[in-house]
Transfer RNA from an Elusimicrobiota bacterium, 75 nucleotides, folded computationally. Taxonomically the source falls in Elusimicrobiota (Bacteria, Pseudomonadati). The sequence was found in a public genome assembly. The prediction has a mean pLDDT of 81. It matches the Rfam family "tRNA". It is annotated as a transfer RNA. Its Rfam clan is "tRNA clan".
RNA sequence: GGCGCGGUAGCCAAGUGGUAAGGCGGCGGUCUGCAAAACCGCUAUUCGGAGGUUCGAAUCCUCUCCGCGCCUCCA
Numbered sequence: 001g002g003c004g005c006g007g008u009a010g011c012c013a014a015g016u017g018g019u020a021a022g023g024c025g026g027c028g029g030u031c032u033g034c035a036a037a038a039c040c041g042c043u044a045u046u047c048g049g050a051g052g053u054u055c056g057a058a059u060c061c062u063c064u065c066c067g068c069g070c071c072u073c074c075a
Base pairs, nucleotide, nucleotide: 001071002070003069004068005067006066007065010024011023012022018055025043026042027041028040029039030038048064049063050062051061052060
């Protein structure tokens, strides 16, 4: 340098055009003599960044940043 895969909440992770699943954690509550456990509620108006297409984009296109893998070149 070329090609491929990936970047989504504090952490892990699903989601291939139509309201961003789930688990862990955190916070609040119920219960309890107090806790723990259990149960209930809340916790991303937003998906690495910018632009474009579309009525509508995490999803498609372009550029770009970062990580991983493979290939090639130089030394």